[in-house]
Formats: sequence, structure tokens, C1' cells
RNA sequence: GCCAAAAUAGCUUAGUUGGGCGAGCGUUAGACUGAAGAUCUGAAGGUCCCCAGUUCAAUCCUGGGUUUUGGCA
Repeated sequence: GCCAAAAUAGCUUAGUUGGGCGAGCGUUAGACUGAAGAUCUGAAGGUCCCCAGUUCAAUCCUGGGUUUUGGCA
């Protein structure tokens, strides 16, 4: 330099031939316990990497950019 993949909650991640953003762990409140752990129930927490475009509508499609990873030279 060229090609490809990835970026979603504090962490690990699912999701999608466009219309509700989820799970586990963690945090927190309650139940339980003499107390704690475990368990059960609930809650908070997301500008879905950024900019622009297409569309009635974009995490998803298109273009550009950033970062990371892999391959080729």
C1' cells in the first nucleotide's frame, strides 16, 4: 500500500432480507438468614464508534472517516 472483519449497558456479548434494543456477569433495592453466602423477585444503566445520504421510518441499507484485529505484498 491492497483486501477482509469487528465497534451495541460498567465487562463479555446476542440481535437484524428496516418498524419492540436483549441476555449473562457486575451494581442496587426487597424477600430469605441470628449474620453472611447461595437462591428468588424487582430496578437502574444504551446518542447501537463518528459524519452524511436513502427512506414515512435506519443498530440494520449506501458513501466517507476513526480505532482494533487478521490476511497478502
Transfer RNA from Sphaeramia orbicularis, 73 nucleotides, folded computationally. The coordinates come from a structure-prediction model, not an experiment, and the mean pLDDT is 82. The sequence is in RNAcentral, with records from Rfam. Rfam family: tRNA. Rfam links the family to the GO term triplet codon-amino acid adaptor activity. About the family: Transfer RNA (tRNA) molecules are approximately 80 nucleotides in length. Taxonomically the source falls in Sphaeramia (Eukaryota, Teleostomi, Osteoglossocephalai, Apogonoidei).